This is a predicted structure of a 75-nucleotide RNA (transfer RNA) from a bacterium. Rfam family: tRNA. It is annotated as a transfer RNA. The prediction has a mean pLDDT of 80.
[in-house]
RNA sequence: GCCGACGUAGCUCAACGGUAGAGCGGGUGAUUUGUAAUCACCAGGUUGCCUGUUCGAAUCAGGUCGUCGGCUCCA
Numbered sequence: 001g002c003c004g005a006c007g008u009a010g011c012u013c014a015a016c017g018g019u020a021g022a023g024c025g026g027g028u029g030a031u032u033u034g035u036a037a038u039c040a041c042c043a044g045g046u047u048g049c050c051u052g053u054u055c056g057a058a059u060c061a062g063g064u065c066g067u068c069g070g071c072u073c074c075a
Stems, first nucleotide, its partner, number of pairs: 001071007010024004018055001026042005048064005
C1' cells in the first nucleotide's frame, strides 16, 4: 500500500429501513436479626465521526478515524 470483518448503555451483545433493547453491572425500595440470594422499580445512548439517499437510517451509499485478521512491496 491492497482486501475483508468489526465499532450500539460501564462490560458482553441484540435489533439488518418503521418507537434503540436484553443480560450482567450501578442506584432505590421490599424481604431477612444482619449479609448473601430473591423480587419490584429507577437511572444510564451524539448507534465512532462527517455528508448523502429516503416520508423515515443503528441498518443503505460515499468519505474519514480506530481495532482485528489476511495479502503484497522495500532494505